[in-house]
RNA sequence: GAGUUAUCCAGAAAGGUGGAGGGACGGGCCCUGUGAAACCUUGGCAACCUGCGAAAGCAAGGUGCCAAUUCCUGCCGUGAUUGAGCCAUCAAUCGCGGAGAGAUGUCGA
Repeated sequence: GAGUUAUCCAGAAAGGUGGAGGGACGGGCCCUGUGAAACCUUGGCAACCUGCGAAAGCAAGGUGCCAAUUCCUGCCGUGAUUGAGCCAUCAAUCGCGGAGAGAUGUCGA
């Protein structure tokens, strides 16, 4: 690090250093001096790879993760309601399906 493939409505935080940002991006909405990011220590969740096993499953070595569904949304289609209307449609709100984007693992020229 192109690509590949699976998953993404579950789950799991304390302390130290630090000192203003963070939640990928845009829009929203949030978190944050009752201390953001980052780093360290300890703890935990989970079970993708891994080990054992005929399997169910067990373990927890390698990753990953520990505010909010990937926090919601973005593009396409569609249902309901309401409003507008030049009667072609359009807009708003609440949903549904799919795609895209992103994250993590697996494989990988």